Predicted 3D model of a 504-nucleotide part of an RNA (small-subunit ribosomal RNA, 5' domain) from an uncultured bacterium. RNAcentral holds the full RNA, with entries from Greengenes.

Context: one part of a larger RNA
RNA sequence: GGACGAACGCUGGCGGCGUGCCUAACACAUGCAAGUCGAACGGAGCUAAGUUUACGGAUUUAGCUUAGUGGCAAACGGGUGAGUAACGCGUGAACAAUCUGUCUCAGAGUGGGGGAUAACACUUGGAAACGAGUGCUAAUACCGCAUAAGACCACAGUGCCGCAUGGCACAGAGGUAAAAGAUUUAUUGCUUUGAGGUGAGUUCGCGUCCCAUUAGGUAGUAGGCGGGGUAACGGCCCACCUAGCCGACGAUGGGUAGCCGAGCUGAGAGGCUGAUCGGCCACACUGGAACUGAGACACGGUCCAGACUCCUACGGGAGGCAGCAGUGGGGAAUAUUAGGCAAUGGGCGAAAGCCUGACCUAGCAACGCCGCGUGAGGGAAGAAGGUCUUCGGAUUGUAAACCUCUGUCCUUGGUGAAGAACACAAUGACAUUAGCCAAGGGAGAAAGCUCCGGCUAACUACGUGCCAGCAGCCGCGGUAAUACGUAGGGAGCGAGCGUUGUCC
Numbered sequence: 001g002g003a004c005g006a007a008c009g010c011u012g013g014c015g016g017c018g019u020g021c022c023u024a025a026c027a028c029a030u031g032c033a034a035g036u037c038g039a040a041c042g043g044a045g046c047u048a049a050g051u052u053u054a055c056g057g058a059u060u061u062a063g064c065u066u067a068g069u070g071g072c073a074a075a076c077g078g079g080u081g082a083g084u085a086a087c088g089c090g091u092g093a094a095c096a097a098u099c100u101g102u103c104u105c106a107g108a109g110u111g112g113g114g115g116a117u118a119a120c121a122c123u124u125g126g127a128a129a130c131g132a133g134u135g136c137u138a139a140u141a142c143c144g145c146a147u148a149a150g151a152c153c154a155c156a157g158u159g160c161c162g163c164a165u166g167g168c169a170c171a172g173a174g175g176u177a178a179a180a181g182a183u184u185u186a187u188u189g190c191u192u193u194g195a196g197g198u199g200a201g202u203u204c205g206c207g208u209c210c211c212a213u214u215a216g217g218u219a220g221u222a223g224g225c226g227g228g229g230u231a232a233c234g235g236c237c238c239a240c241c242u243a244g245c246c247g248a249c250g251a252u253g254g255g256u257a258g259c260c261g262a263g264c265u266g267a268g269a270g271g272c273u274g275a276u277c278g279g280c281c282a283c284a285c286u287g288g289a290a291c292u293g294a295g296a297c298a299c300g301g302u303c304c305a306g307a308c309u310c311c312u313a314c315g316g317g318a319g320g321c322a323g324c325a326g327u328g329g330g331g332a333a334u335a336u337u338a339g340g341c342a343a344u345g346g347g348c349g350a351a352a353g354c355c356u357g358a359c360c361u362a363g364c365a366a367c368g369c370c371g372c373g374u375g376a377g378g379g380a381a382g383a384a385g386g387u388c389u390u391c392g393g394a395u396u397g398u399a400a401a402c403c404u405c406u407g408u409c410c411u412u413g414g415u416g417a418a419g420a421a422c423a424c425a426a427u428g429a430c431a432u433u434a435g436c437c438a439a440g441g442g443a444g445a446a447a448g449c450u451c452c453g454g455c456u457a458a459c460u461a462c463g464u465g466c467c468a469g470c471a472g473c474c475g476c477g478g479u480a481a482u483a484c485g486u487a488g489g490g491a492g493c494g495a496g497c498g499u500u501g502u503c504c
Stems, first nucleotide, its partner, number of pairs: 001504004006500005013372006019365002021330001026328003030325003035072003040069002043066010079283003088208008098200002103196008111145001113143002120135006151176003155172001157170005181188002209255003216246003221243004226238003258280004262273004285306005308319004336362001338361003344358001345356004375405004385396004410441001411439005419430001448493005453474003459488005469476002
C1' cells in the first nucleotide's frame, strides 16, 4: 500500500447492487417450512333434478366436500461444518465385478379366479396418548391358476472375439416366474424384454497441514482354499491352512482441519484464506439398529439405550429449529415472529388446480462497492468578530453580508411500466414502485473525521513544567514544548474518517 462476513470511537443526506451468528453442532415458547390424486376404491355428508309413496321415507342421476384404503412424492429442495488427514476431496483412468423409479425408443402381452381388511356399525379399556373385541364391505390393496420370449437357472453344441477370470451371437431339449384397470372414445395405465438417457455404487495412479521432544506398528492382522452375504468386487463376514503385512520414500501415535472451483495479495514465482455463489462429502439432541423403497440405514419416519424438557388422574405418555422468522444464553459482533406463489423451479394430478419460509420481493444495518448531493455566478468598505503582532499591520478572506439565478434534492398532485410466458381471454406480491409530467416553497433540511517533530502533506500563541500526558518507530515533556492540553491557522480524506484485529 492492498484486502475484510469485521468490531470499536466520533459523525451521518439520498439512491442502486450486494452482504449480514466468524462465538455455544448451546437450550428452545409460538407460527409456518410436504403434500397431492374422486380420471384407483367403498362409504359418509350437502345441494339440485327425477321416480315412487302407507307422506315417516325409499330410490336414481348429476355436482361439491372429504375421514379411511390405495398410488406417487416425502432419499429432492432447505440448513450446518461437529466429525473426518480419508479414495473424503481434486485430477486422470477402470468396472469382462454393478444397480437405476419417473423419462425416450422398440418388441410381446393384458386370460380366468379367490380369500381378506380399513372405513362403517355395535360392545369395550384408558386421564391422555392410544387401543381391544365382534360383525359387514371395495379396489389399480393382497394371493393362487393359465399363457411365456435365453428374461433367469442347470445341461450340452457351434462360430466370432478378447483383457486373465472370460465376452458376444446363433440354434437344442428341460425347469422357473407376469399383469389392472380407469375415464370415455381422444387416451392413459399395468406386466415382461431389449436399447438409450439420467442418477448412483465400487476400484486404481498421482496430489492433499504440523510434530521424530511420536520409531516401531499389526491376529481378521497379510495372503490362500472353500462357503455365506451384497446390485456388485473384496477378510465385507465365517471355517480351515500358511506366517505374513506396513515402516526413515516417515508406518504407528499425537495435534489441527470439511475438500475443491475459487477469493485476497504479489511484477511473477509464491504466500494466505475456503464467508456469500457453484461442485463433492459428512451430520441432523447423543450413541446404536434395521424396516419400507428404484433410491435412506432417512433433518420435520420407525425401534432401542442415554441426557435434558414438558403433560399426567402417578398407571403412563410427548418432544428434538445445524429449515424460515423469532426467544433466552454466549459474545466485540451479525437482521422481520413481513408479503406473495405474479415470475423461475419442484411434488402430485389427464386437467382445472392444490402445496411450496425453495424462490421472488419488501423491512432493518454506512457492513461493503458504485453513483449523486450538501448549491452556481457576481461581490473589497478587503466589514464586524477571532487569532497573531515588531502595534505599522498580517491573517481568517470572495470567505460572509448583499445582488442575480438554478432545482439534483424535498413536498404535493397526476400519469405510469417492462418483468406475462403459455391460441384468444384472464393473470403482478413487489407497487401509493422505477420512470415521466406539472405545480409549490425555499438555498432552504443535508459535513464531518483524522492529522500538522522526522519518516509524512501541513505552524503559531497560551497553559503545563520528567507533572499531566503523547507514542507505529526514532522519541517528546525537568519554565521560552511546531511532539502533552486548548485556541487560531493549515494539510489530507470526505458520508465518511480514524483505531484495533487478521492476511499478503